RNA sequence: AAGAAAAAAGGCAAACGUCCCGAAAGGGACGGACGCAAAGCCUCAGGCCUAAGGUCGGUGUGCCGGCUAUGGCGGCUGGGUUGCUCUUA
Repeated sequence: AAGAAAAAAGGCAAACGUCCCGAAAGGGACGGACGCAAAGCCUCAGGCCUAAGGUCGGUGUGCCGGCUAUGGCGGCUGGGUUGCUCUUA
């Protein structure tokens, strides 16, 4: 410098369970491991989830439905950035 087939010190931790926060999506802690070579960090682009509030429509005036992110995911893809190990030169 290039790379991630295999290995390994070490690391992370899906589903699920309990408790907590949240309108929800989802998040936090603990337990737990399906997986992960960036499953570290950012959240820039796309994608996806939710719709409290807002707005529109309906209505039997109780509510019901549509749209909408300012709410989220990032373990969906790309991008930015930092780093461990190993391999090759």

Model confidence (mean pLDDT): 85 of 100. This is a predicted structure of an 89-nucleotide RNA (c-di-GMP-I-GGC riboswitch aptamer) from Firmicutes bacterium UBA3910. The model forms 95% of the base pairs in the Rfam consensus.